[in-house]
This is a predicted structure of a 350-nucleotide part of an RNA (small-subunit ribosomal RNA, central domain) from a metagenome. The full RNA is in RNAcentral, with records from SILVA.
Context: one part of a larger RNA
RNA sequence: UUGGGCGUAAAGGGUGCGUAGGUGGCGAGGUAAGUCGGAUGUGAAAUCCCGGGGCUCAACCCCGGAACUGCAUUCGAUACUGCCUUGCUAGAGUACUGGAGAGGAGAUCGGAAUUUACGGUGUAGCAGUGAAAUGCGUAGAUAUCGUAAGGAAGACCGGUGGCGAAGGCGGAUCUCUGGACAGUUACUGACACUGAGGCACGAAGGCCAGGGGAGCAAACGGGAUUAGAUACCCCGGUAGUCCUGGCAGUAAACGGUGCGCGUUUGGUGUGGGAGGAUUCGACCCCUUCCGUGCCGGAGCUAACGCGUUAAACGCGCCGCCUGGGGAGUACGGUCGCAAGAUUAAAACUC
Repeated sequence: UUGGGCGUAAAGGGUGCGUAGGUGGCGAGGUAAGUCGGAUGUGAAAUCCCGGGGCUCAACCCCGGAACUGCAUUCGAUACUGCCUUGCUAGAGUACUGGAGAGGAGAUCGGAAUUUACGGUGUAGCAGUGAAAUGCGUAGAUAUCGUAAGGAAGACCGGUGGCGAAGGCGGAUCUCUGGACAGUUACUGACACUGAGGCACGAAGGCCAGGGGAGCAAACGGGAUUAGAUACCCCGGUAGUCCUGGCAGUAAACGGUGCGCGUUUGGUGUGGGAGGAUUCGACCCCUUCCGUGCCGGAGCUAACGCGUUAAACGCGCCGCCUGGGGAGUACGGUCGCAAGAUUAAAACUC
């Protein structure tokens, strides 16, 4: 390479948008590029294969045939694919109506709690631990009441609840704004799927500049523990955590499961919507669409398990794997202020 694979054995890109490319619904007409058939020319000889012959056999040699699976020209076929024209509505999208939601951005407001400051009451302890000590406190702490300041986070509701492409999103109100869903069937008429490169987004931590800093807290200092204790425990405490602008671009970025479409027994919860039955009305009940869980059938699987939210049965496209270590390293390239990221070997060794 041909293959075989990717939940857990090696292997799904962190996520989306989208370029090229690949793939693409139902019908009619045309064309005849792919495709299929015929003919002609060519496809040197030798070789290979088949038949026959010559050296006593064989190797070897000679003769004949086949083959040379190809290419070109030409004549046809038109099912499928392509191309051109045209039509359709089941894919896709638009419009209208409606409700749900921690989806995103900005602004404003409120309460609880911690801390600090000031004032009042009040007196000897407080804090902390396995036990202590460091620490705080007679310059009046802790406790308690009042006032004020400031920052961060949002108890209860809260839920295998909701929303988002993923990261993620949770006090309230307002403004701006994205998406999904259901129903009506009105419109467009294949406008679609995937997506190498590319672009954008991307937790925490980190970096740059400016602000902010209550609590917490790497580093650091001290007290303990211990043989030691660069830890676990305790007292402090700076970056950071927060905001604005920029960079970085990684995670067990996980469902360890790429995206889209179709097909295939069920049961039971729950969120959103529509319809029906019933009712004065609602709930319960039935049907149906979308989401989110559990259990399980066939089937699949090495097993575990998955099981209409597939890891079943198929199709399209992308990414990735190919023994362990060396190594996600070196070198080189690209990116970055740096940290580093990304791309990515080999020797050697088992």